[in-house]
RNA sequence: CGAACCCGCGCGGGAGAGAUCCCGACCGUCCGUCGGGGCGCCGAAGGAGCAAACUCCCAAGAAACUCUCAGGCCCCGUUACCGCUCGGGUGAG
Numbered sequence: 001c002g003a004a005c006c007c008g009c010g011c012g013g014g015a016g017a018g019a020u021c022c023c024g025a026c027c028g029u030c031c032g033u034c035g036g037g038g039c040g041c042c043g044a045a046g047g048a049g050c051a052a053a054c055u056c057c058c059a060a061g062a063a064a065c066u067c068u069c070a071g072g073c074c075c076c077g078u079u080a081c082c083g084c085u086c087g088g089g090u091g092a093g
Base pairs, nucleotide, nucleotide: 001093005089006088007087008086010084011083012082013081018039020038021037022036023035024034025033026032040073041072042071046069047067048066049065
């Protein structure tokens, strides 16, 4: 000097699923909005579970798969994930 790897900030891209029913409130009414409850649904915050290989055995052991405890289902959203800059750690050569 410096690849790969890990973490963080910023910028960009980025889904899914009823604003459906009941009750209450706001509004003179309709429409609309907010809160609570029920049923229905989604999985890409998080969380949990498991295959093969490996291993004498035990153990350990992945996800964008599975489950939905949590979370979410008004056009909103720093959501997993991806790209780029910068900073930090480690550091092949």
This is a predicted structure of a 93-nucleotide RNA (Glycine riboswitch aptamer) from Micromonospora echinofusca. Lineage of the source: Bacteria > Actinomycetes > Micromonosporales > Micromonosporaceae > Micromonospora.